[in-house]
RNA sequence: UUUCGACAAAGGCAAACUUAUCGAAAGAUAAGGACGCAAAACUGAGGGUCUACAGUUCCAUACGGAGCUACGGCAGCCUGGUUACCGAA
Numbered sequence: 001u002u003u004c005g006a007c008a009a010a011g012g013c014a015a016a017c018u019u020a021u022c023g024a025a026a027g028a029u030a031a032g033g034a035c036g037c038a039a040a041a042c043u044g045a046g047g048g049u050c051u052a053c054a055g056u057u058c059c060a061u062a063c064g065g066a067g068c069u070a071c072g073g074c075a076g077c078c079u080g081g082u083u084a085c086c087g088a089a
Stems, first nucleotide, its partner, number of pairs: 004087002012037002017032006035076001041082003045079003048074003055068005
């Protein structure tokens, strides 16, 4: 120094679930709570994936139903970019 990651040290984050709020939903935020994480820090750039308010097509006697579709999400799905503690092998 890091293209590395220890039965090391100091720490950090916080899944599911519960409560409250926002949202059409996916989901997000806050508090509690810990499944786990060496980037489980930030970033929606490339994939992937979730939802379908609105739009549109079809069905239908019908206020209903089904399909397609992000301008909405997921960074704890992967890749990429940026930054970061420690220093055994």
Predicted 3D model of an 89-nucleotide RNA (c-di-GMP-I riboswitch aptamer) from Paenibacillus sp. GP183. The prediction has a mean pLDDT of 88. Taxonomically the source falls in Paenibacillus (Bacteria, Bacillota, Bacilli, Paenibacillaceae). The RNAcentral record of the sequence draws on ENA and Rfam. Its Rfam family is "c-di-GMP-I riboswitch aptamer". Rfam's curators write: GEMM was predicted in a large-scale screen for bacterial structured RNA regulatory elements.